[in-house]
RNA sequence: GGGGAAUUAGCUCAUCUGGUAGAGCGUUUCACUGGCAGUGAAAAGGUAAGGGGUUCGACUCCCCUAUUCUCCA
Numbered sequence: 001g002g003g004g005a006a007u008u009a010g011c012u013c014a015u016c017u018g019g020u021a022g023a024g025c026g027u028u029u030c031a032c033u034g035g036c037a038g039u040g041a042a043a044a045g046g047u048a049a050g051g052g053g054u055u056c057g058a059c060u061c062c063c064c065u066a067u068u069c070u071c072c073a
Stems, first nucleotide, its partner, number of pairs: 001072007010025004019056001027043006049065005
């Protein structure tokens, strides 16, 4: 320098064909317990890496940028 892949909640990851963004763990509150642990219930937590385009409508399709990983040289 060129090719490919990835970027979504604090962490690890889902999200089918473009139509209201979710789970586990973690955090907070409540209940059970003498207490801890544990279990159950509830809650908070998102610019879907950034920008632009297409579309009635974009996490999803197209382009550019950034970062990470990988292959070739």